[in-house]
């Protein structure tokens, strides 16, 4: 100092440019003497910030953060 790939629910990970899930993990409830299982519910997301392109953007463009990997 260049070149690439990630970032989305507490954790792990999905989502053709067109309704933002999915498992664990926490909550409620049935059930149990209680706990644990197991069965039902019901919550949780400014999709890393930002700005544009578009009738619509997590997806496209650009910039900016961290984090990783190459080459120098």
């Nucleotide at each position: 100092a260049a070149g690439g790939a990630a970032u989305u629910a507490g954790c792990u990970c999905a989502a053709c440019g067109g309704u933002a899930g999915a498992g664990c993990a926490g909550c409620u409830g049935u059930u149990u003497u209680a706990c644990a299982c197991a069965c039902a519910g019901a919550a949780g997301g400014u999709u890393a910030g930002g700005c544009g392109u578009u009738c619509a953007a997590a997806u496209c463009g650009c910039c900016u953060a961290u984090u990783c990997c190459u080459u120098a």